A computed fold for an 86-nucleotide RNA from a Paracoccaceae bacterium, annotated as Glycine riboswitch aptamer. The prediction has a mean pLDDT of 76.

RNA sequence: AAUACGUGACCGGGAGAGCGCGGAUCGCCGCCGCCGAAGGAGCAAUCGCCCCGAAAACUCUCAGGCGCCAGGACCGGUCGAGGACA
Numbered sequence: 001a002a003u004a005c006g007u008g009a010c011c012g013g014g015a016g017a018g019c020g021c022g023g024a025u026c027g028c029c030g031c032c033g034c035c036g037a038a039g040g041a042g043c044a045a046u047c048g049c050c051c052c053g054a055a056a057a058c059u060c061u062c063a064g065g066c067g068c069c070a071g072g073a074c075c076g077g078u079c080g081a082g083g084a085c086a
Stems, first nucleotide, its partner, number of pairs: 005082001007080007018032001020031004033066003039062001040060003046054003
């Protein structure tokens, strides 16, 4: 110097669930029903350094969402900055 590593931005793809009822100053609010792929939380007969700890696309639904817009885990591409060991 570069790489591993994690991370940021942009572009593309991106599911599920009532365009329910009522109100409204048309930004939304309330009630009931529902969804899981922002976030959050929980768990193993598995693993380990084993009286303890550790995960998810599993589970919960606090949050979020249920016409459109927006958001959206994850996947692909581009561009950065940071940055080891050898």